[in-house]
Model confidence (mean pLDDT): 82 of 100. This is a predicted structure of a 73-nucleotide RNA (transfer RNA) from Planctomycetes bacterium RBG_16_59_8. It matches the Rfam family "tRNA". By type it is a transfer RNA. The sequence is in RNAcentral, with records from ENA.

RNA sequence: GCCCCCAUCGUCUAGUGGCCUAGGACACGGGCUUUUCAAGCCCGCGACACGGGUUCGACUCCCGUUGGGGGUA
Numbered sequence: 001g002c003c004c005c006c007a008u009c010g011u012c013u014a015g016u017g018g019c020c021u022a023g024g025a026c027a028c029g030g031g032c033u034u035u036u037c038a039a040g041c042c043c044g045c046g047a048c049a050c051g052g053g054u055u056c057g058a059c060u061c062c063c064g065u066u067g068g069g070g071g072u073a
Stems, first nucleotide, its partner, number of pairs: 001072007010026004018056001028044005049065005
């Protein structure tokens, strides 16, 4: 250089065109419980890498950019 794959809350992840106000676990904050801590229960916080396109409608499909991973002389 060329080819392929991936990018979603702080972390791991579900989602395969409309049921999404994007769900779950852990973490974090608050409360209950406890002499205290831990555990448990309840509540809260928090995300679609960026820019275009297609479509009535896009996290989802297409193109490009950026970043990561793999293959190849």